[in-house]
């Protein structure tokens, strides 16, 4: 340095679900729990997806809207353990 992760070692993270708390919701946090992950570490920069309190439109229950969420949807940026080359 790698647009390498075969075999190992030390370890790490934690989906669904349950409980508690927060939130308008999506969802988040903590505990229990492991489906998986070699960046499932970090950053909403690009695209996507979810939600729609508030705001707007029609005109009365629908539509639009991110300033909300998702890094475990993809891309990009950035940092890093071990092994290999």
């Nucleotide at each position: 340095u790698a647009c390498u992760g075969a075999c190992a070692a030390a370890g790490g993270c934690a989906a669904a679900u349950u409980c508690a708390u927060c939130g308008a919701a999506a969802g988040a946090u903590g505990a229990a729990g492991a489906c998986g992950c070699a960046a499932a570490g970090c950053u909403a920069c690009c695209g996507g997806u979810c939600u729609a309190c508030g705001g707007g439109a029609c005109g009365u229950g629908u539509c639009c809207u991110a300033c909300g969420a998702u890094a475990g949807c993809g891309g990009a940026g950035u940092u890093a353990c071990c092994a290999u080359a």